[in-house]
Context: one part of a larger RNA
RNA sequence: CUCUCGUUAAGGAACUCGGCAAUCUAGCCCCGUAACUUCGGAAGAAGGGGUGCCUUGCUAAGUGAAGGGUUUUACACCUGGAGCUAGGCGAGGUUACAAUAAAGGGGGCUUUGUGACUGUUUAGCAAAAACACAUGUCUCUGCAAACUCCAAAGAGGAGGUAUAGGGACUGACACCUGCCCGGUGCCGGAAGGUUAAGGCAAGGGGUCAACCCGUCGCAAGACGAGGGGAAGCUCUGAACCGAAGCCCCGGUAAACGGCGGCCGUAACUAUAACGGUCCUAAGGUAGCGAAAUUCCUUGUCGGGUAAGUUCCGACCCGCACGAAUGGUGUAACAACAGAGCCGCUGUCUCAACGAGAGGUUCG
Numbered sequence: 001c002u003c004u005c006g007u008u009a010a011g012g013a014a015c016u017c018g019g020c021a022a023u024c025u026a027g028c029c030c031c032g033u034a035a036c037u038u039c040g041g042a043a044g045a046a047g048g049g050g051u052g053c054c055u056u057g058c059u060a061a062g063u064g065a066a067g068g069g070u071u072u073u074a075c076a077c078c079u080g081g082a083g084c085u086a087g088g089c090g091a092g093g094u095u096a097c098a099a100u101a102a103a104g105g106g107g108g109c110u111u112u113g114u115g116a117c118u119g120u121u122u123a124g125c126a127a128a129a130a131c132a133c134a135u136g137u138c139u140c141u142g143c144a145a146a147c148u149c150c151a152a153a154g155a156g157g158a159g160g161u162a163u164a165g166g167g168a169c170u171g172a173c174a175c176c177u178g179c180c181c182g183g184u185g186c187c188g189g190a191a192g193g194u195u196a197a198g199g200c201a202a203g204g205g206g207u208c209a210a211c212c213c214g215u216c217g218c219a220a221g222a223c224g225a226g227g228g229g230a231a232g233c234u235c236u237g238a239a240c241c242g243a244a245g246c247c248c249c250g251g252u253a254a255a256c257g258g259c260g261g262c263c264g265u266a267a268c269u270a271u272a273a274c275g276g277u278c279c280u281a282a283g284g285u286a287g288c289g290a291a292a293u294u295c296c297u298u299g300u301c302g303g304g305u306a307a308g309u310u311c312c313g314a315c316c317c318g319c320a321c322g323a324a325u326g327g328u329g330u331a332a333c334a335a336c337a338g339a340g341c342c343g344c345u346g347u348c349u350c351a352a353c354g355a356g357a358g359g360u361u362c363g
Stems, first nucleotide, its partner, number of pairs: 001358008010349002014347001019344001027051005036041001038172001052094008061085003067079004071074001095099001107342007114334002119131002136169006147156003173329004178259003183256002185252005192247003198241002203236005211227002213224004260278005287321001288318001299315005
């Protein structure tokens, strides 16, 4: 010097991002206990008192000796209450600084945010406000179900059957959940438009017998990468017919999603209940709001402090809240996050001493 402990004058969070850490508190009995509340809780709320040992009194409980009585003489019954056991309520005394004397063993209160709750999670830096959850809603599925695994067979779903099963969102409970179907998706519709393979097949191309032409030959005939073109074969092929889909017509937002701008106006000023105008599918309703969301911003006002970028209550100018990507509340709960207070302390003012272990130096 480092680590792990112990004690500390006066002060008591002045430490620090932050009371981190360490104290304080602590068992049992009695008294007492608020707001709020889903009437269960909150609650061990909070806050007080007692606690050892000795003597003694009273009292309830258990066990039940000696003695006494009765007879049917029995390991009988009735009575009787000593002693013992573990309690409760008092009185007196006594020791120590201290009596839950050791060990073990809640600090408390107020307020806000978030998530209802018990649970789950990043084995090895995150335990949370994340996940799950009961609840609610939408949607698919009539059973050889939908859906999932699989090449198939087969299996799960389920030896279940719509009060069931799958998918999605929400997330107890209370009060609620507004407007928009133009876009995208999904569902329904089928008149019209478009439309594939395919069907039918007008026409066109290639090849090609007959036939014609040319050359040679008296002729028969031979030759020509000359013309010509039937049938067949073959290459192609317009119109026409031709489903779903798409276009189209409706529905649907607890489907994906979206939910305006400018100008003017009241007898101080300011503001604008009101009016005008443009655009839109419709222009944000209730509730909440500088918020886990507010840039400007330490907004402004109030509270708390001597002093408060945090906190609480308001205001509303919401850069850029808002209603199951749920809105607003909410008792209980939380190793959650913020703020304040009481108690308490070596966190600090400011350090000191002691114990054990290690390091270092000297030997």
The prediction has a mean pLDDT of 87.
Large-subunit ribosomal RNA, domain IV from Candidatus Aquitaenariimonas noxiae, 363 nucleotides, folded computationally.
The organism belongs to Candidatus Aquitaenariimonas, within Bacteria.
The full RNA is in RNAcentral, with records from ENA and SILVA.